This is a predicted structure of an 84-nucleotide RNA (transfer RNA) from Caproiciproducens galactitolivorans. Its Rfam family is "tRNA". Rfam classes the family as a transfer RNA. From the family's description: Transfer RNA (tRNA) molecules are approximately 80 nucleotides in length.
């Protein structure tokens, strides 16, 4: 250079026939046990505003199709393999 593949919370990783985004685990926070701890068990767990209800924002960037896109198209970045 051509040529296939992956990108998603702090992590792993689900959501594939376009239809509630983060299911489940890990990890963190905060309870409950306990003398204390550790194992266990509840809750919480993307951001931004708000007291709060909620209400707009978020799938690597940037465009596009769509009534609606993580998810389907062009373009760009980045890692991974292959081929010259």
């Nucleotide at each position: 250079g051509c040529c296939g593949g992956u990108g998603u919370g702090a992590u792993g990783g689900a959501a594939u026939u376009g239809g509630c985004a983060g299911a489940c685990g890990u990890g963190a926070u905060g309870g409950a046990c306990u003398c204390a701890a550790a194992a266990u068990c509840c809750a919480u767990u993307g951001g931004u505003a708000g007291c709060a209800a909620u209400a707009c924002c978020g799938u690597g960037c940037c465009g596009g199709u769509u009534c609606a896109a993580g998810u389907c198209c062009g373009g760009c970045c980045a890692c991974c393999g292959g081929c010259a």